[in-house]
């Protein structure tokens, strides 16, 4: 230099004008003081994913003797954490020359199911081509008087699974011995199982001995083993609370005349002392609506310490939207980057500035993302 | 906020417990019939099974993540 890998960061910059949401800030005005409203000034005002809502927690309300079953999810080992299906470190496997990446990575010798087509045979194995035919027959030949002996044939019974062929997969692999031909039948090595030893917290690795092939795949099929999980969600929940309707309780009949002091006394007529209706008052539940929950938190940053690391501890500093049909926008100027006309350069002009938009909060995962910056590591080439 | 369902040919739908050429009706196209059209008869084409990845020998079907549409509850 080229090509890769990993980790982290930015996500147009600065200034101005107008506008929008918020504020236990200041000032002025209005409603009679606290308080409320309006206006001005000051300050604050999206993200790395605010997204998908896929996991896990906080918080709140409801439920809850204990146990078992069921259902759902998770699954190598150890650690981190509030918790997790997340993260870190390690083991094993696969890919890559390497840095490194990826892995739903418990159990198929607990049981059940499935393995199309092809093929002889697909899980209690099997025999199409093929190999053999030692053994027992058969046929032929030879020897012998004969019982019979020998040789040959691949003809029958039978033996075999090495080779061919089928398939995604064929019941350990490969070599030697052995045999009629063969075969874990025997042996060496490899694989597998079991036992022991060593190292390691463990997963696991290595070594020794032994068994003798018994044990195909599939659990993102049922299932078994181990572990975890009560339900609902800020429209949770708490406080205040109209109008109308309703529930409960209490009180109340009306008219005329007359006397004194607004109000009360007296007289007359009439009704009730059951319930309901009606009127008034009070109380309760509850709706609209308002306030709260509400943003200072498992928070961020610097430094020191522990740890390989995730992370944890301590000191100091910082405060950073809080809306509620829901604000966070538009324009102008200078600069930055990109695109648009021709081979290049320069200037000018036009357009654009990725994905996207908080809604109780937090930790993750996943998905989207123009362009750019930084650090470390690996491979290879060149030069010294 | 919480929960659920669907996506297969131009349209409407099948596809049992994974098995190889993914089917049916209507529509389209061509031919026959008819003087011509319709109806009728015969035949033909048309599919990345919403997208991507995985499990498996093998995926429309099983699993994960996305996209689109719809429904229910408070």
């Nucleotide at each position: 230099g080229u090509g890769u890998g990993c980790a982290g960061c930015c996500g147009g910059a600065c200034g101005g004008u107008c506008g929008c949401g918020g504020u236990a800030g200041c000032u002025a005005c209005g409603g009679u003081a606290c308080c409320c409203g309006u206006a001005g000034c000051a300050c604050c005002g999206a993200g790395g994913a605010a997204a998908g809502u896929c996991c896990g927690g906080g918080c709140u309300c409801c439920a809850c003797a204990g146990g078992a079953c069921g259902a759902g999810c998770c699954g190598c080992c150890a650690g981190a954490u509030a918790a997790c299906g997340u993260c870190u470190g390690g083991g094993c496997g696969u890919c890559g020359u390497a840095a490194g990446a990826c892995g739903a990575c418990g159990g198929a010798a607990a049981g059940u199911g499935c393995c199309a087509c092809a093929g002889a045979g697909a899980a209690u194995a099997g025999a199409c081509c093929g190999c053999c035919g030692a053994u027992g027959g058969c046929c032929a030949c030879u020897g012998g008087c004969a019982u019979u002996a020998g040789u040959g044939g691949a003809u029958c019974a039978g033996g075999c699974a090495a080779g061919g062929g089928u398939g995604a997969a064929a019941c350990g692999g490969c070599g030697a011995g052995g045999u009629a031909a063969g075969a874990g039948c025997u042996c060496a090595c490899c694989g597998c199982g079991c036992a022991c030893g060593u190292g390691g917290u463990a997963a696991c690795a290595c070594g020794u001995g032994u068994g003798g092939c018994a044990c195909g795949g599939u659990a993102a099929a049922c299932c078994c083993c181990g572990g975890c999980u009560g339900g609902a969600g800020c429209a949770a929940g708490g406080c205040c609370g109209a109008a109308u309707a309703u529930g409960c309780g209490g009180c109340g009949a009306g008219g005329g005349g007359u006397g004194g002091u607004u109000c009360c006394g007296c007289c007359c007529c009439g009704a009730c002392c059951a319930a309901g209706a009606c009127g008034c008052c009070g109380c309760g539940g509850g709706u609209a609506g308002g306030c709260u929950g509400c943003u200072a938190g498992a928070g961020g940053g610097u430094g020191c310490g522990a740890g390989c690391g995730a992370u944890c501890g301590c000191c100091c500093c910082c405060c950073a939207a809080g809306a509620g049909g829901a604000a966070u926008g538009a324009c102008c100027g200078u600069c930055c980057g990109g695109a648009c006309a021709g081979a290049a350069u320069a200037g000018c002009g036009u357009c654009c500035g990725a994905c996207a938009g908080a809604a109780c909060c937090c930790g993750g995962c996943u998905u989207a993302c123009a362009g750019g910056c930084u650090g470390c590591a690996c491979a290879u080439c060149c030069a010294a | 906020g919480c929960g659920c369902c669907a996506g297969u040919a131009g349209c409407u739908c099948a596809g049992g417990u994974g098995g190889a050429u993914a089917g049916a009706g209507c529509a389209a196209c061509a031919g026959c019939c008819u003087u011509c059209u319709a109806a009728g008869c015969u035949g033909u084409g048309g599919g990345u099974c919403g997208g991507a990845g995985g499990u498996u020998c093998g995926a429309g079907u099983c699993c994960u993540c996305c996209c689109u549409g719809g429904c229910g509850c408070g």

Predicted 3D model of RNase P RNA and transfer RNA as a complex of 458 nucleotides. It holds a member of the Rfam family "Bacterial RNase P class A". Rfam classes the family as a ribozyme.